[in-house]
RNA sequence: AGAGUUUGAUCAUGGCUCAGAUUGAACGCUGGCGGCAUGCCUUACACAUGCAAGUCGAACGGUAACAGGUCUUCGGAUGCUGACGAGUGGCGAACGGGUGAGUAAUACAUCGGAACGUGCCCGAUCGUGGGGGAUAACGAAGCGAAAGCUUUGCUAAUACCGCAUACGAUCCACGGAUGAAAGCAGGGGACCGCAAGGCCUUGCGCGAACGGAGCGGCCGAUGGCAGAUUAGGUAGUUGGUAGGGUAAAGGCCUACCAAGGCGACGAUCCGUAGCUGGUCUGAGAGGAUGAUCAGCCACACUGGGACUGAGACACGGCCCAGACUCCUACGGGAGGCAGCAGUGGGGAAUAUUGGACAAUGGGCGCAAGCCUGAUCCAGCAAUGCCGCGUGUGUGAAGAAGGCCUUCGGGUUGUAAAGCACUUUUAUCGGGAGCGAAAAGCGCAGGGUUAAUAACCAUGCGUCAUGACGGUACCUGAUGAAUAAGCACCGGCUAACUUCGUGCCAGCAGCCGCGGUAAUACGAAGGGUGCAAGCGUUAAUCGGAAUUACUGGGCGUAAAGCGUGCGUAGGCGGUUUCGUAAGUCGGGUGUGAAAGCCCCGGGCUCAACCUAGGAAUUGCAUUCGAGACUGCGAAGCUGGAGUGCGGAAGAGGGAAGUGGAAUUUCCGGUGUAGCGGUGAAAUGCGUAGAUAUCGGAAGGAACAUCAGUGGCGAAAGCGACUUCCUGGUCCAGCACUGACGUUCAGGCACGAAAGCGUGGGGAGCAAACAGGAUUAGAUACCCUGGUAGUCCACGCCAUAAACGAUGAGAACUAGAUGUUGAGAGGGUAAGCCUCCCAGUGUCGAAGCUAACGCGAUAAGUUCUCCGCCUGGGGAGUACGGCCGCAAGGUUGAAACUCAAAGGAAUUGACGGGGACCCGCACAAGCGGUGGAGCAUGUGGUUUAAUUCGAUGCAACGCGAAUAACCUUACCUGGCCUUGACAUCCACGGAAGUCUGCAGAGAUGCGGAUGUGCCUUCGGGAACCGUGAGACAGGUGCUGCAUGGCUGUCGUCAGCUCGUGUCGUGAGAUGUUGGGUUAAGUCCCGCAACGAGCGCAACCCUUAUCAUUAGUUGCUACGCAAGGGCACUCUAAUGAGACUGCCGGUGACAAACCGGAGGAAGGUGGGGAUGACGUCAAGUCCUCAUGGCCCUUAUGGGUAGGGCUUCACACGUCAUACAAUGGUCGGUACAGAGGGUUGCCAAGCCGCGAGGUGGAGCCAAUCCCAGAAAGCCGAUCGUAGUCCGGAUUGUUCUCUGCAACUCGAGAGCAUGAAGUCGGAAUCGCUAGUAAUCGCGGAUCAGCAUGUCGCGGUGAAUACGUUCCCGGGUCUUGCACACACCGCCCGU
Repeated sequence: AGAGUUUGAUCAUGGCUCAGAUUGAACGCUGGCGGCAUGCCUUACACAUGCAAGUCGAACGGUAACAGGUCUUCGGAUGCUGACGAGUGGCGAACGGGUGAGUAAUACAUCGGAACGUGCCCGAUCGUGGGGGAUAACGAAGCGAAAGCUUUGCUAAUACCGCAUACGAUCCACGGAUGAAAGCAGGGGACCGCAAGGCCUUGCGCGAACGGAGCGGCCGAUGGCAGAUUAGGUAGUUGGUAGGGUAAAGGCCUACCAAGGCGACGAUCCGUAGCUGGUCUGAGAGGAUGAUCAGCCACACUGGGACUGAGACACGGCCCAGACUCCUACGGGAGGCAGCAGUGGGGAAUAUUGGACAAUGGGCGCAAGCCUGAUCCAGCAAUGCCGCGUGUGUGAAGAAGGCCUUCGGGUUGUAAAGCACUUUUAUCGGGAGCGAAAAGCGCAGGGUUAAUAACCAUGCGUCAUGACGGUACCUGAUGAAUAAGCACCGGCUAACUUCGUGCCAGCAGCCGCGGUAAUACGAAGGGUGCAAGCGUUAAUCGGAAUUACUGGGCGUAAAGCGUGCGUAGGCGGUUUCGUAAGUCGGGUGUGAAAGCCCCGGGCUCAACCUAGGAAUUGCAUUCGAGACUGCGAAGCUGGAGUGCGGAAGAGGGAAGUGGAAUUUCCGGUGUAGCGGUGAAAUGCGUAGAUAUCGGAAGGAACAUCAGUGGCGAAAGCGACUUCCUGGUCCAGCACUGACGUUCAGGCACGAAAGCGUGGGGAGCAAACAGGAUUAGAUACCCUGGUAGUCCACGCCAUAAACGAUGAGAACUAGAUGUUGAGAGGGUAAGCCUCCCAGUGUCGAAGCUAACGCGAUAAGUUCUCCGCCUGGGGAGUACGGCCGCAAGGUUGAAACUCAAAGGAAUUGACGGGGACCCGCACAAGCGGUGGAGCAUGUGGUUUAAUUCGAUGCAACGCGAAUAACCUUACCUGGCCUUGACAUCCACGGAAGUCUGCAGAGAUGCGGAUGUGCCUUCGGGAACCGUGAGACAGGUGCUGCAUGGCUGUCGUCAGCUCGUGUCGUGAGAUGUUGGGUUAAGUCCCGCAACGAGCGCAACCCUUAUCAUUAGUUGCUACGCAAGGGCACUCUAAUGAGACUGCCGGUGACAAACCGGAGGAAGGUGGGGAUGACGUCAAGUCCUCAUGGCCCUUAUGGGUAGGGCUUCACACGUCAUACAAUGGUCGGUACAGAGGGUUGCCAAGCCGCGAGGUGGAGCCAAUCCCAGAAAGCCGAUCGUAGUCCGGAUUGUUCUCUGCAACUCGAGAGCAUGAAGUCGGAAUCGCUAGUAAUCGCGGAUCAGCAUGUCGCGGUGAAUACGUUCCCGGGUCUUGCACACACCGCCCGU
């Protein structure tokens, strides 16, 4: 100090969450020791039991108990002594200890004040004389269950009451009057007394008055909390006079008089709360808190009251009332743990019915001493803080085991074991300190005294005194011995793998994990972090500048009141003088101690304890300063205002007037429609509409002018004239002299709609009615139509009342338009320059998250007001105020989400725009969709109908050939190291022929055969048997993958480096102007270059040349032969490049036309497929991770199935005929294939075919007859001489085998079909259409597919529309991207 989370990404806004520190904590797991602290936060709930306040015999009468003495008649007596129960009396019990209920001020903190009290204590003064009467105890009698009580008799005092005395006390009429006391103890020289004693003295005590200290009571100021959905409250209330009361001022109380006193600077009311020093947190300012310790207050079962006393309205006192508990003989009594322990209850939760007065302190006492749950200690609890330990060194075969693994290894890990040491702690034994010194006693000298007494201080000696404590600490012994866990490991946040699970179980602080390869669940191994603890939960502060004083905002993110006037309040020009409230500085007092901080000291260190300092930011007081603010006085003119002179204007109110138009009415002309719409209908019209002319009525609104023109505070204001009236601007002069500005409450104005009363009502028009549209249509459209709109008066008070921008003031570049004045110059007029006040556009600096704003600021500053603090719930509910109502205003919470929202970016998208392209449409030609057949798919069926492909981009697709095989499927019957690979052992060559059983696989046999290399050991190939490692899988996952492929798309795009711009995502380049088939090229340009694509390079085809010519060709020739000109073959070249000319274009690129040329503008065709998209397709081509099967999901085998069949769809072939069918004759290709092959001639068969065997390993031979075409003949528009399905029958061929299930031939049969609905496909030239031929696969089987040539068209105006694509731009709440998102029910 920050981080995560809104988005595809970005910036900013904004909330939520985390990391830190802390706690009187609790819970979970775990737990060795010590020190120091801390420990009912909840029920101020109820309490059994014990203890917590007594003491004094030196105040008193005395003697119940104990001990000792004396006397004794030995029964006892005796207060004689030590002492002492009960009692009288004194002091204390008002402290100490507990708790926080109440209390928002009779409290607390800080600082002051005057009208008071004060036991014990201190200082100093005076006194302490003399009397009296009672009463407890006790005795006697009696009542009661008890608690307790009554009567009577005796007695003492430091108990009580007078008398005397009287000061500096009190009262006073100033003459005077009133008011005290108590003794006790020790000692004693002289004197007195029979004695007791008097007397003297010392000490303690007592009385009076004074002063002090400490303590307490009272008063004032200031300060510290929430609510205005609490705005008015108060009658002893505020003051005065008189009196009373108190220790004391005072309405504290009473009587009378006055009507005050408090409150927006928050009274009153309601809620909550003990306050403070401090504590926690924080950089601080602050925020939260008020356990332990300390100060104050309040309370003591609940409420009330007084008594005693110096002090109480009294925790362990009294009285009354109440609730509760207990005792009871039922008549009455007793009690108060918020003291220490302890119990029950409540609760997540908080300890022992301990020891001691040894220390510190308190009460009483002369003292010894007694009392003390205050206190000091111990016990319990990891509750917190601090410290220590659980070993140290060495030790690699890197052991075993675990885990992972690419099987090589890695890791746990020097960790362990082993070896060598140490002994803190724990255990056992021994020793042993501080806390203890006073007081007491003895002695010594000193002070005091008459005194050797007593007392005081000092010194010496003595006597002791320890709860803790079997302590701390020291030391000895033994032995690694007694001692490690918890949380976490997806990011934030340090730390990773395997298995299990399979949106299940579960995790989660936020984001989020889990749907079969989970570093996020559970477990394990490993790791990380802390450590006698670790996590979780709760809570506070921090981070959060997320309430912003320090330190935020309000155009669009939440946020400027609709506008003005104005009160309180805030702020305020300039000069001088004064003052000193604010302000600044110095001094003084105070700010308790503890705590925090600094520096020392003591416990071995630390925590802890302790000394000193600093600090305590504050308050009060005093002295000074006089700038600034305030206040007072006197001025000034610049702010503001007034007067005089001009100017513009839909500014406001009232009255009057005007024309155009709509509608209605009356009359004329006139006839069949009008009106309305996308198209219609409702409606109006032959009872005369619409149209048109004339007249009349009535209401409302004012075209043109008209303008980012004007006016007004805003709302708003528009025909003309008159009257009344507000504000503004300009120029100059005069006057007033700060009169200003903002404005909480308050008041006024305030569009439209709406409400009330009364008018008015032409047009328009909610509601309503009808007609349409539609799936519906309570809408949009149409025909009507009422409130209303208009006027007067009165309410309402809201709008996207917007510039989404409060008002005022000052300052800060320019350019340009416009409205209203003015000044200067100048002209014939126009005009030029400047300035003030408005109103616009662009723009510098600056600001802003960006967009944008930019002298009319959203810039730089000042003043004041209003408002905001995540989204939803909600501008809702309740309450108050306002309103006739509608409603307005003020204005929450529960609950819920992790976002909601702003600006900009890149895409995608749009029934947005611009431009462009494509057989995309259009223009054409031919099809599909209808028929039957072929084939594929879906569905259905089945034992199985194997599997995959599913919009374009699956469906004559994988499959370039399912009878068996293929074959993966089904049924039956078989095999289990296996049909196949490697390794080991043994045997045998391998192989060939053959018998039997079986459907076959297979099983059982027979015969034949002895090979190759050799270092003679053996080895290689092959076959069989055996054992195990392993084989095998067309089993799953194409959403784990590689590779390959489809598609957008042969569309023209996709990117990078550097630079520049932007906070950034990104942009620029790649956009723009032209051009192209093209991001093709040119020009321009903050871009300059480059890459993948385009094009070209490659193949083929079209022309020519050269070379070569056999099997090709033939100008020679019958042939042989010759020749290579031509055709052709196949190799090398040439040729085409907008090269040339003209025009257009920007002097460009390019386009148009032309020439030449076989070919002309990429000549035609092919191969070639950018970055990427579709989790596209394929695990069944192949490869491959993971999972699964292993006498089976593997491997043989026979048969069956993939060929089913009510249906639906796709794709072909054939047709429906005359541009045709049939028959006869006749012509012309190209490209291929051929030895397990192509197969000629000839012969046989109607034919498929058979026979035959020549030739050919191919420019030679064969397949091989090309067909359409052409020439003739026939058919005559018909289900036909069209069409050929189906079926019957006879055959042919291939093949082990044509039943399921092949192809072909002959004869016979002769179905549907007469050009095909909606819809839809292909094609732009050697193309479509049409005609045949060949190849691959292949034993056989093509209407499929891949090729080949023959014949050979039509049309394209054009880009509005459909589909797809490209570029630019615009909108967007989409980004899984419109098959999106999202709303209502």

A computed fold for a 1385-nucleotide RNA from an uncultured bacterium, annotated as small-subunit ribosomal RNA.
The sequence is in RNAcentral, with records from ENA.